[in-house]
RNA sequence: CCACUUGGAUCGCUUAAUCCUCGCCAGAGGAACGGGGGACCCAAUCACUGGGGCGAAUCCGGAUGCGGUAGGGCCAUUUCCGUCCCGAGCCCGUCAGCUAACCUCGUAAGCGUGCAGGGAAGGUGGA
Numbered sequence: 001c002c003a004c005u006u007g008g009a010u011c012g013c014u015u016a017a018u019c020c021u022c023g024c025c026a027g028a029g030g031a032a033c034g035g036g037g038g039a040c041c042c043a044a045u046c047a048c049u050g051g052g053g054c055g056a057a058u059c060c061g062g063a064u065g066c067g068g069u070a071g072g073g074c075c076a077u078u079u080c081c082g083u084c085c086c087g088a089g090c091c092c093g094u095c096a097g098c099u100a101a102c103c104u105c106g107u108a109a110g111c112g113u114g115c116a117g118g119g120a121a122g123g124u125g126g127a
Base pairs, nucleotide, nucleotide: 011112012111013110014109018031019030020029021028022027032107033106034105035104036103037102042097050095051092052091053090054089059068060067061066071086072085073084075082077122078121079120080119081118
């Protein structure tokens, strides 16, 4: 000097999953964000393989590996172009359309940390 690995700080990313207060530091409460249930009206009303919820994560081909796709995300001000990536999983338990009032639940988990990616347009702030 270069490459790789581990840990920490800082800053960021997916996501609703963050912040504040009290406290005997066990826990409790609140704000904010998000989910579910739940009238009139409307919709629906049969049969079959019950039905339904969270989530971007649905569907098609192949039938061996896999390929594509609805849809979704990052690229450090925003948008467009472009590159790269995901396109899972879990839950309720025979039961739930929409739905005001009302009731109720969650605030987990995981990842990166380089001079960020090149161009175009616009905006903001500072000197």
c-di-AMP riboswitch aptamer (ydaO/yuaA leader) from a Bacillota bacterium, 127 nucleotides, folded computationally.
Its Rfam family is "c-di-AMP riboswitch aptamer (ydaO/yuaA leader)". About the family: This family represents a conserved RNA structure found upstream of the ydaO and yuaA genes in Bacillus subtilis and related genes in other bacteria.
NCBI's taxonomy places the organism under Bacteria, Bacillati, Bacillota.
The coordinates come from a structure-prediction model, not an experiment, and the mean pLDDT is 75.
It was read from a public genome assembly, where an Rfam model found it.